[in-house]
Molecule: FMN riboswitch aptamer (RFN element)
Organism: Actinoalloteichus spitiensis RMV-1378
RNA sequence: AGUGCGCUCCGGGGCUCGGUGGAAUUCCGAACCGGCGGUGAGAGUCCGCGACCCGGCAUCGUCGUGCGACCAGCACGGGAUGCCGGUUGAUCCGGUGGAAUUCCGGGACCGACGGUGACAGUCCGGAUGGGAGGCAGCGCACG
Numbered sequence: 001a002g003u004g005c006g007c008u009c010c011g012g013g014g015c016u017c018g019g020u021g022g023a024a025u026u027c028c029g030a031a032c033c034g035g036c037g038g039u040g041a042g043a044g045u046c047c048g049c050g051a052c053c054c055g056g057c058a059u060c061g062u063c064g065u066g067c068g069a070c071c072a073g074c075a076c077g078g079g080a081u082g083c084c085g086g087u088u089g090a091u092c093c094g095g096u097g098g099a100a101u102u103c104c105g106g107g108a109c110c111g112a113c114g115g116u117g118a119c120a121g122u123c124c125g126g127a128u129g130g131g132a133g134g135c136a137g138c139g140c141a142c143g
Base pairs, nucleotide, nucleotide: 002142003141004140005139006138007137008136009134010133016030017029018028019027031122032121033111034110035049036048037047038046044109045108053086054085055084056083057082058081059080060079062078063077064076065075066074067073091107092106093105094104095103113125114124115123
């Protein structure tokens, strides 16, 4: 150097103008945005991961109800945490090149859940949360 373990820190962007209307940053015309790892070469659309949601199992100084005279305990339902599984969107053409659905040119497309004076990728909320992960830092061990 590298590897393993632990701790700390970091870890998501975007509605502007006009139209309709009683009402819309939600509709219509245009506008704007793009998490993490990988890759023969740089990716919202390739391969995988994460967030939301659902299920199973395990655990519990947790909550409720019931049984138990009481206690212990048990049952059912919820909650939290962990692990496992499921679900979850979208790209083509041309060019360059040894190599690119990643670069260049052009044309498309996609975007959880709940809320709302009218339907939301962009507003508000769960979230001062969680998080893939980080050639970010520190410690210990091996080396």